Predicted 3D model of a 1479-nucleotide RNA (small-subunit ribosomal RNA) from a metagenome.
The prediction has a mean pLDDT of 83.
RNAcentral holds the sequence, with entries from SILVA.
RNA sequence: AGAGUUUGAUUCUGGCUCAGAACGAACGCUGGCGGCGUGGAUAAGACAUGCAAGUCGAACGCGACUUAUUCGAUUAGCAAUAAUUGGAUAAGUUGAGUGGCGAAAGGGUGCGUAACACGUGGGAAUCUACCGAGAAGUGUGGGAUAGCUCGCCGAAAGGCGAAUUAAUACCGCAUGUGAUAGCAAUAUUAAAGCAGGGGAUCGCAAGACCUUGCGCUUCUUGAGGAGCCCGCGGCCUAUCAGUUAGUUGGCGAGGUAAAAGCUCACCAAGACUAAGACGGGUAGCUGGUCUGAGAGGACGACCAGCCACACUGGAGCUGAGACACGGUCCAGACACCUACGGGUGGCAGCAGUCGAGAAUUUUUCACAAUGGGGGAAACCCUGAUGGAGCGACGCCGCGUGGAGGAUGAAGGUUUUCGGAUUGUAAACUCCUGUCACUGCAGAACAAGACUACAUAUUCUAAUAAACUAUAUAGUUGAUGGUAUGCGGAGAGGAAGGGACGGCUAACUCUGUGCCAGCAGCCGCGGCAAUACAGAGGUCCCGAGCGUUGUUCGGAUUCAUUGGGCGUAAAGGGUGUGUAGGAGGUCAGAUAAGUCAGGCGUGAAAUCUCACCGCUUAACGGUGAAAUUGCGCUUGAUACUGUUUGGCUAGAGGAUUUGAGGGGGUAACGGAAUUCUUGGUGUAGCAGUGAAAUGCGUAGAUAUCAAGAGGAACACCAGUGGCGAAGGCGGUUACCUGGAAAAUUCCUGACUCUGAAACACGAAAGCUAGGGGAGCAAACGGGAUUAGAUACCCCGGUAGUCCUAGCCGUAAACGGUGUGCAUUAGGUGUAGGCGGAUUCGACCCCGCCUGUGCCGUAGAUAACUCAUUAAAUGCACCGCCUGGGAAGUACGGUCGCAAGAUUAAAACUCAAAGAAAUUGACGGGGGCCCGCACAAGCGGUGGAGUAUGUGGCUUAAUUCGAUGCAACGCGAAGAACCUUACCUGGCCUUGACAUGUACGUAGUAGAAUCAAGAAACUGAGACGAGGUAGCAAUACCAGCGUACACAGGUGCUGCAUGGCUGUCGUCAGCUCGUGUCGUGAGAUGUUGGGUUAAGUCCCGCAACGAGCGCAACCCCUAUGAUUAGUUGCCGAAAGGCUCUCUAGUCAGACUGCCCUGUGAAACGGGGAGGAAGGUGGGGAUGACGUCAAGUCAGGAUGGCCCUUACGCCAGGGCUGCACACGUACUACAAUGCUAAGUACAGAGGGACGCAAGACCGCGAGGUGGAGCCAAUCCCAUAAAACUUAGCCCAGUUCGGAUUGGAGGCUGCAACUCGCCUCCAUGAAGCCGGAAUCGCUAGUAAUGGCGCAUCAGCUACGGCGCCGUGAAUACGUUCCCGGGCCUUGUACACACCGCCCGUCACAUCAUGAAAGCCUGUUGUACCCGAAGUGUCUUUGACCCUAAGGUAUGGCCGGUGAUUGGGAUGAAGUCGGAACAAGGUA
Repeated sequence: AGAGUUUGAUUCUGGCUCAGAACGAACGCUGGCGGCGUGGAUAAGACAUGCAAGUCGAACGCGACUUAUUCGAUUAGCAAUAAUUGGAUAAGUUGAGUGGCGAAAGGGUGCGUAACACGUGGGAAUCUACCGAGAAGUGUGGGAUAGCUCGCCGAAAGGCGAAUUAAUACCGCAUGUGAUAGCAAUAUUAAAGCAGGGGAUCGCAAGACCUUGCGCUUCUUGAGGAGCCCGCGGCCUAUCAGUUAGUUGGCGAGGUAAAAGCUCACCAAGACUAAGACGGGUAGCUGGUCUGAGAGGACGACCAGCCACACUGGAGCUGAGACACGGUCCAGACACCUACGGGUGGCAGCAGUCGAGAAUUUUUCACAAUGGGGGAAACCCUGAUGGAGCGACGCCGCGUGGAGGAUGAAGGUUUUCGGAUUGUAAACUCCUGUCACUGCAGAACAAGACUACAUAUUCUAAUAAACUAUAUAGUUGAUGGUAUGCGGAGAGGAAGGGACGGCUAACUCUGUGCCAGCAGCCGCGGCAAUACAGAGGUCCCGAGCGUUGUUCGGAUUCAUUGGGCGUAAAGGGUGUGUAGGAGGUCAGAUAAGUCAGGCGUGAAAUCUCACCGCUUAACGGUGAAAUUGCGCUUGAUACUGUUUGGCUAGAGGAUUUGAGGGGGUAACGGAAUUCUUGGUGUAGCAGUGAAAUGCGUAGAUAUCAAGAGGAACACCAGUGGCGAAGGCGGUUACCUGGAAAAUUCCUGACUCUGAAACACGAAAGCUAGGGGAGCAAACGGGAUUAGAUACCCCGGUAGUCCUAGCCGUAAACGGUGUGCAUUAGGUGUAGGCGGAUUCGACCCCGCCUGUGCCGUAGAUAACUCAUUAAAUGCACCGCCUGGGAAGUACGGUCGCAAGAUUAAAACUCAAAGAAAUUGACGGGGGCCCGCACAAGCGGUGGAGUAUGUGGCUUAAUUCGAUGCAACGCGAAGAACCUUACCUGGCCUUGACAUGUACGUAGUAGAAUCAAGAAACUGAGACGAGGUAGCAAUACCAGCGUACACAGGUGCUGCAUGGCUGUCGUCAGCUCGUGUCGUGAGAUGUUGGGUUAAGUCCCGCAACGAGCGCAACCCCUAUGAUUAGUUGCCGAAAGGCUCUCUAGUCAGACUGCCCUGUGAAACGGGGAGGAAGGUGGGGAUGACGUCAAGUCAGGAUGGCCCUUACGCCAGGGCUGCACACGUACUACAAUGCUAAGUACAGAGGGACGCAAGACCGCGAGGUGGAGCCAAUCCCAUAAAACUUAGCCCAGUUCGGAUUGGAGGCUGCAACUCGCCUCCAUGAAGCCGGAAUCGCUAGUAAUGGCGCAUCAGCUACGGCGCCGUGAAUACGUUCCCGGGCCUUGUACACACCGCCCGUCACAUCAUGAAAGCCUGUUGUACCCGAAGUGUCUUUGACCCUAAGGUAUGGCCGGUGAUUGGGAUGAAGUCGGAACAAGGUA
């Protein structure tokens, strides 16, 4: 610091999501140790049990007990003495009580509270126990009471009565330093003792007395604490706009510690509020915590300060302090005890229990320390506190070993089978010893205090006593046998979690197959998933790791720092104007803002920095800084404010002038439409794409004349004028608003903007009354259509018009708020003025105002804007914050209504959107081409047959190809084979390959035989080999067995390579550099010409280049030359003129001439030439498209089969109600038949072609010359031509079909071949809708050859030659294509996208008769406790709780109902996007 996600791609806008940090957390998996922290966030729900506030005998009396002393009594004993018992005294312990102090602190919780509650800074009218300082005093009396005892009541709790007793309890009197009241005189007003010590004096003693300490009383003061008041600060909501009667103020009285409506009587009518009162919701506040660069935002656990509360509500008492957590009274709810009469209780103290919850600990130890209460003290109390325990809840530290170690072990995983990886990881060797474990040591430090003694000081009469200081000694430890130290043993006891498609570090295998599942966003999964699940590996963190939740951040996505509003969300429809905000110029004053200094405060902790202490760190200590704030004060005075006085440049006024559809009222006018009347006149008119409805013989339309009535005002008319906007258009009159120019006379900042408010505000609509010609929602009819509630046509009512009043909205748009200022120009136009000129004007020049266009800088995402800003600034207002739900619901306001205005949420999506780009598309446009149409010729579609396909059938009719671009296609040959299909039979290392191991020797091979359909099975005479070695033998080859494997036309052409089709032989497709653009991209390649062509020329921010085009290659047309046999000539010899063969050249290039144009390219014409403008033909197919075709040509990944998906026989691929494609033959006379007769080219030939000859009517046979081919053969070309017949007919046309007889090939022609002869002689007489080919040696037509092949279904395919036409005006239309341009909501690209109703399912929500909580107002009834008052033994006032009635608000539920959202393949249409087919 950013990233992902809208698109084919781009820029922008904009939301969503992620990476970070944090937590009082929870959950999942896992879990070694220690330190320091931290732990009921929910039910302020209910609580068993124990503890959490007592203490003082040095304030007081009494009881009990112990000890001592003493005095009695009794018993035992002779006695001393012992025991028991009673009294007194002393010392001590203890119980309840009186009394004092404390219990108002400490501890808990966050209900309530939006408030002077809190924070901060101030203030005056106050109180203060204990503590400190100071002053004065502490004299003298009295009566009670608890306890105890007795009696009574009660279950208990407890209560009543009698008698008796003490005090630092209570009450008098005295004194009055002082205090209070008062101007003063004066008045009023206090106390208590206890303990220690003691020389003299007094006293029987106690004691007096002296002294010390503690206490008590009065007062002053301090410190700390508390109460009260004020300025400022900090939540949401206006769908809460008005609130308030003690309310605001005053006088008086009461009351308080204290000011005050704090309370009361009276008087006045005020007080608060848009700077948000009142109401509603939420909430303890702060120091701070988390986050952030900061400004901010969120939060308020622990620690600290303040507040509030203590079962709920009310109330007071005591007291210095409370309206009191472990006090009292009352009411209520709940729980417990009960003898049913009545009582008792309050964990939001520490532990703990139940409950609810995702969730939060021990019913622990100690007062040793720190602190608190009491006490003179010892000491007691203290769940405050100090510790320990539990929880990885957090932060921090440590460990789970270290070094060496390659055969890179085994195992795992993967693999292209070579290897790679896990991995120095392990094993193994050598070391170390933290933590845990164990043994010993360790009463360490934390400790100061207290007691005793001694010394000194102070006080004192005092060497008592007491206080203070010092020294010595003694005593006290919960934590804890802990920390720590020393030793022992042993690598031994100690690693997991998440992730691995991108964001985001980290990749493979297997399984699964839109299933199971994942997912924070984008998105993965439909048979090769780095995204699911498992595994291996890797990455990250590590005693933790992930997930979930929440906060801040990223988010400049509420923008003060730091955003926007022409088109993305967003300028109010327009003006006037209140509050508010902002404000020209020159001086003076002031010092509020502002700036500077000083002072006070801003608690501590926290944060930051420095240093220090725990072995380190976390943690802690000391100090500094910081605390951005508030207050006081001293200065400064530029700017702002306030105030005073001026100024004229802003603004306004005055005067003059012209322009104008500015507004209002009234009058008038002509043209046109319609209607009425009359005339003329006759059959149609009207209307449309075409029609029909309609009107018309009762006389329309047309035409003429007259009249009626309403509305609108042609031409002028213009990106011209006026107006704030809406808007304004015949003429005239009257009334009236504004702007402009000129003059520079007046006022003197009077200004700008503008929330509320007010006014205006198109059309439609509403109310009332008029009016109504034309037009025209609704409605009726006619058409169109599948339908047509539309578009088109014929009619037609509201309405449109006027008057009066509502409504208040529009794409009310420049989609651009108003005002002021600044910033190049050019060119129109309207109004005005000036200059120059003119007799006067016009033209011309200049200025101001308005209104347009172009354009620089600048701005903008771009489009575009650009002195009329969307530039640069200032001022003010309005508005926006993802899409949908929704401008909707509810509530309020307005309206007669329609409705307007204000204006959400639940839920849902990851987009919605703007501009521009490239394509594609358009029932958009322009230009151009093509047998595309047109012009022609011949066909197909009808018949028969052949062939292919579909369908049907079948055991099987194997498979593939399916619009053009499948269908005489794969197949250039299905009787068996082929063959992949079916039925049946058979074999299992296999028909075929390689390897390994073992076995085998009449082995390999094999005539022949048996069964069989064959395959196969069984028997089997006979019978070989190679290499090495002398040989034995070994190896190879063979066979058998076993294992690896073979094999598969099984699947996937949507996993592939290769090949092919198609657009299309169409003219296109791109690149480098440069330039333009933020970018996708553009330019080049567009433009003007031209071409078959992106072919060429010219121009041009382009210049070049590549793949295509063309050319180069082959055939062909002419000539030359060379060579010529098998060719040609010749009878031959021989020769090479010619034909021909096959090599090399020549030739054609718009080269030449004329012409069109400014020029070029190029076009037109001509000459020459065999050929003329790519001469004709072929090969050649750019970037790409169609997931086009092919796994069955072959190759190939993956998957599948392996006694079958491998082998054999027979059958099938040929099956036939039917449909289609492609062909052949015909229908005849341009023909057929018969006879005669002429002229080719290109091919093929050895398992071959086969001549002459002979046989057969013929197919063919016999036979075999010749030929491995310019030699021989196939092999007579046919049409044409000549002659003859046929005479228009189902024929001498046509030949299907069938019967018979033959031939050929072949193991074999039944299913299922071809050919011949004889006989038979079907349909068919030129073909509906529709449709195909062809532009010249072409179409048409005639024959010949070849491949495949034993033969053949060939009428197919590929070639060859012969004969040989017609037509093209032209590009409107159909189809296809190319270029430019335009629109687009399309990009899977129009076979696109997309809207609404209906039907179904789910979800949230509104309304709804009602029903039910909660909260609150008002009125009334009743009224506890308690304070107070009074005329005081009972009344009153106030009042909690309770009740009744009636309203408001929030919420829940509700039959039914409304719309909304969502949901792979429902229905109906076709609204939008292109001119979207009616913009």